[in-house]
RNA sequence: CAUCACUUCGGCGAUGGGGUCCGCCGUGAACCGCCUCGCUGGAUGUCGAGGCUGAUGACUCCUACUUGGAG
Numbered sequence: 001c002a003u004c005a006c007u008u009c010g011g012c013g014a015u016g017g018g019g020u021c022c023g024c025c026g027u028g029a030a031c032c033g034c035c036u037c038g039c040u041g042g043a044u045g046u047c048g049a050g051g052c053u054g055a056u057g058a059c060u061c062c063u064a065c066u067u068g069g070a071g
Stems, first nucleotide, its partner, number of pairs: 009026005016062006033052006
C1' cells in the first nucleotide's frame, strides 16, 4: 500500500415520518420505477410523445391523498 474477515460508524433501497428486521454501499459507491411508440440496418443508450402501479426493501403505526358506509 492492496485485499479479505470481524466489530463499530455513516449512507442507500422510484412520493413524508416513527419502530423492527433484511439487503446493498464506503463517496469515481450503493440509489435515482415500469410499459408502448418514434429516431436506428439491428441492439443498447440518450432524447421526444403517450400510458400505468405504489407513501413499505419487508412488516407495522402515523400523516397526506383516493373510494364507500354511518353519525